[in-house]
RNA sequence: CGGAUAGUGGCGUAAUAGGUAACGUAUCUAACUUGGGCUUAGAAGAUUAUAAGUUCAAUUCUUAUCUAUCCGA
Repeated sequence: CGGAUAGUGGCGUAAUAGGUAACGUAUCUAACUUGGGCUUAGAAGAUUAUAAGUUCAAUUCUUAUCUAUCCGA
């Protein structure tokens, strides 16, 4: 320098032919327990890497940029 893949709650991952973001784990609260753990119930936590464009509507499509990994030179 060129190409490919990826970027989504604290962490790990879903969501597919565009229709308003789900699960596990962790955290907090309550119950249970002498206490802790386990278990049960509930809660909070995301402007989906950034910025534009298309569209009534974008995690999803297009463009540019940034970051990480891999391949080639």

RNAcentral holds the sequence, with entries from ENA. This is a predicted structure of a 73-nucleotide RNA (transfer RNA) from Coemansia sp. RSA 1933. Its Rfam family is "tRNA". The family's RNA type in Rfam is transfer RNA. The prediction has a mean pLDDT of 82.